[in-house]
Bacterial RNase P class A from a Deltaproteobacteria bacterium, 365 nucleotides, folded computationally.
């Protein structure tokens, strides 16, 4: 120089007018008006997980059902993130994993192949027995057995390699070897990783397939909730109605006595339309020490950093910066996207710009 690999940081700048919005302070009877100082992001998004905060539910425990799934931390919790383990990729820096359990039990394993999981005899191999050729040896048929070394089919054929055995052959049987599993032991807080010995133990794969185990989960969600409160209906009371008697009950009449309507005035309680609050001081950002390898705590300091309610945070114009296009003049062009109760994560979108840190090559001193 080239190619790369991690981890950050920024994502126009400034100045003039015009403008909108919450918040102090003054005019103003009010509509509104002047002053000051605020006014989106790293992702404000997808809403995909967790946790604050409301509410309603809940003695415990079981069942369903749903997530999560090496180890060890971290945290208010996480599906996250740090730190290691294993496997897997890549010279390498590093990068990636639903990464328990398939010797609990069910199930699948496409095409191909004879045969796909208590195997399987298609070809070969080896042979009893019958036929047939040969002088013979031994060869050829045919039926029947036996064999998993050799062929071939597949992603996968029930360890490999040699000897020994045999009629051919086979862990049959022995040496190594490689996987397992049981025991002893060395390192590690643990996943794990080394070593030793013993079993002929040879066991396919799949659990993002049913399960099994282990740990975790009550439900809805700022349209959560709480407060104030019109008109319209409709509810509950109280007074008049009420007696000179509308209607009833005692009682079939009458006295008597209880009850008592529509209406009329006022009270009260629920809820609606609205208005108000929740509302942003918070697991908070920075500055600095200390502790941890980290993720992260802990201390100290100084600061307030949007809080709208059809929903404001734009716009014009100069200059600058940068990037593209052109010889020049000049002309374009500066992403992705915008809270709505808050906050820790994940994903997913992003013109362009910059900073450190380390790999691999070539090549110079």
């Nucleotide at each position: 120089g080239c190619a790369c690999g991690g981890g950050c940081g920024c994502g126009g700048g400034c100045a003039a007018c015009c403008g909108c919005u919450g918040c102090g302070g003054g005019g103003u009877c009010a509509g509104c008006c002047c002053c000051g100082g605020g006014g989106a992001g790293g992702a404000a998004a997808g809403u995909c997980c967790g946790g604050g905060c409301u509410c309603c539910a809940c003695a415990g425990g079981g069942c369903a059902g749903g997530a999560u799934g090496c180890u060890g931390g971290a945290u208010a919790a996480c599906g996250u993130c740090c730190a290691g383990g294993c496997g897997g990729g890549g010279u390498g820096a590093c990068c990636c994993g639903a990464c328990g359990g398939a010797a609990a039990g069910u199930g699948c394993c496409a095409c191909a192949g004879a045969g796909a999981a208590u195997a399987g005899a298609c070809c070969g191999c080896c042979u009893a027995c019958c036929g047939g050729a040969g002088a013979g040896a031994u060869c050829c048929g045919g039926c029947g057995g036996g064999u998993a070394a050799g062929g071939g089919u597949g992603a996968a054929a029930c360890g490999g390699u040699g000897a020994g055995g045999u009629a051919a052959g086979a862990g049959c049987u022995c040496a190594c070897c490689a996987g397992c599993g049981g025991c002893c032991u060395g390192g590690g807080c643990a996943a794990c990783c080394g070593g030793g010995u013993c079993g002929g133990c040879u066991a396919g794969g799949u659990a993002a397939a049913c399960c099994c185990c282990a740990u975790c989960c009550g439900g809805a969600g700022c349209a959560a909730g709480g407060c104030c409160a019109a008109a319209u209906a409709g509810g509950g009371g109280a007074a008049c109605g009420a007696u000179u008697g509308a209607g009833g009950g005692c009682u079939g009449c009458c006295c008597g006595u209880c009850c008592a309507a529509a209406g009329u005035u006022c009270c009260c309680g629920g809820g609606u339309a609205g208005g108000c609050u929740g509302c942003u001081u918070g697991a908070g950002g920075c500055c600095g020490g200390c502790g941890g390898u980290g993720a992260c705590g802990c201390c100290g300091g100084a600061c307030c950093c949007a809080g709208a309610g059809g929903a404001a945070u734009g716009g014009u114009u100069g200059c600058c910066a940068c990037c593209c296009c052109g010889a020049g003049a000049g002309g374009g062009g500066u992403a992705c996207a915008g809270g709505a109760c808050c906050c820790g994560g994940c994903u997913u979108a992003c013109a362009g710009c910059g900073c450190c840190c380390g790999u691999g090559c070539a090549c110079c001193u």
Its Rfam family is "Bacterial RNase P class A". The family's RNA type in Rfam is ribozyme. The prediction has a mean pLDDT of 78. The sequence was found by an Rfam model in a public genome assembly. The source organism's lineage runs through Bacteria, Pseudomonadati, Myxococcota and Myxococcia.